[in-house]
Molecule: Bacterial RNase P class A
Organism: Hahellaceae bacterium
RNA sequence: UGAGUUCGUCAGACAGUCGCUGCCUGAAUCGUCCAAUCUGCUGCGCAAGUGGUGGUUGUGGCCUCAGGGAGAGGAAAGUCCGGGCUCCACAGGGUAGAGUGCCAGGUAACUCCUGGGAGGCGAGAGCCUACGGAAAGUGCAGCAGAGAGUAAACCGCCUAAGCUUCAGCUUGCUGAGGCCGGUAAGGGUGAAAUGGUGCGGUAAGAGCGCACCGCGCGUCUGGCAACAGUACGUGGCGAUGGUAAACCCCGCUCGGAGCAAGACCAAAUAGGGAUCCUAUGGCGUGACCCGCGCUGGAUCCGGGUAGGUUGCUUGAGAUGUACGGUGACGUGCAUCCUAGAUGAAUGACUGUCCAAGACAGAACCCGGCUUAUCGACGAACUCAUUUU
Repeated sequence: UGAGUUCGUCAGACAGUCGCUGCCUGAAUCGUCCAAUCUGCUGCGCAAGUGGUGGUUGUGGCCUCAGGGAGAGGAAAGUCCGGGCUCCACAGGGUAGAGUGCCAGGUAACUCCUGGGAGGCGAGAGCCUACGGAAAGUGCAGCAGAGAGUAAACCGCCUAAGCUUCAGCUUGCUGAGGCCGGUAAGGGUGAAAUGGUGCGGUAAGAGCGCACCGCGCGUCUGGCAACAGUACGUGGCGAUGGUAAACCCCGCUCGGAGCAAGACCAAAUAGGGAUCCUAUGGCGUGACCCGCGCUGGAUCCGGGUAGGUUGCUUGAGAUGUACGGUGACGUGCAUCCUAGAUGAAUGACUGUCCAAGACAGAACCCGGCUUAUCGACGAACUCAUUUU
């Protein structure tokens, strides 16, 4: 200097003018609402009660003004996981079903994160993994090939042993062939063909035997463990080819519905009608069974209301720092409060700067994952080249 790998930060900035929403403080207002009160007045009523209305009070609320301070994201997106919270509800067991799958930790929890192990990719920094089990069982693998799993002989090799034909001559031998057999070392096919290399042995071969390697089993060593070492011993060893992201088996986990959950206030209506089951019934927040609880339910037609308050933002919170830990993270101390809209608030204009405005707007909250994305900056590491 160039090419790469991993991690982190920002998300236009400043100034001015006008505008929007919440909160706090102050003023103003007697217009309206609410609350309290007078044993107010008045209509209906036997009464209880009920309708309308007047005065006074309130540091009450709204309308109005002024000031202060706050106001969308790194993904707010997808609704994919996990929870907090609310309700069913006092809520148990099982079956099916669903999810997950190396080990150890972190966390409220997770299919997330961290660190290791194994396998694979890369020259390397690094990256990826749907990573339990194929000796429980079932299935699947086109074509080619003899044969694709307790498979198999196409081309080959042998013909020792047994039978037989021909030729030769040394008359029981040799050579050539056939039948019956042996074989899986060589070749071919294929993605893959029943461990590999070498030596011996054999008629020819084959772990048939041996040496080394590989594999299985056992012991030892290191590690919490997954695993590793090949240290020691043992077995010739089909450790039965592959595939479970095929069915399956095994381990672990699992109620449901969701802020349109739920709670309160006000108002209105039709305490409506029809059909069915009816205690051996019916209902009870995924299915089925058992248990438990309740005592009526289910379906259809028709009518009324859909207004307000709350839930609603102080959190498994953020920032800084110290300690512990390889790390995720944990603990202590200090500081801070950072949107709560409800047809939906942050916009418009001007000027300057700039590298350049991409993807894109909260709706109960939080932890992750995934997807989209214009650019700018920083740190560490790897490799190549050059110079000193």